[in-house]
Molecule: transfer RNA
Organism: Candidatus Nealsonbacteria bacterium RBG_13_37_56
RNA sequence: GUCCCUGUAGUUCAACGGAUAGAACAAGACACUCCUAACGUCUAGAUGGAAGUUCGAUUCUUCCCGGGGACA
Numbered sequence: 001g002u003c004c005c006u007g008u009a010g011u012u013c014a015a016c017g018g019a020u021a022g023a024a025c026a027a028g029a030c031a032c033u034c035c036u037a038a039c040g041u042c043u044a045g046a047u048g049g050a051a052g053u054u055c056g057a058u059u060c061u062u063c064c065c066g067g068g069g070a071c072a
Stems, first nucleotide, its partner, number of pairs: 001071007010025004018055001027043004048064005
């Protein structure tokens, strides 16, 4: 340099183009306990960026950015 794959919460993963983007762990609060852990209830937290297509985009297209791989 060319091509391919990939990017969603702090982490690991979901989500036919359509309802308020969902869960587990982690975090915080409360309850329980003599205290801690465990268990229980609740809370906050995310679509890499910019355009395009569409009535509607996490999803499809283009460019850029990050990560991984193949070839040279």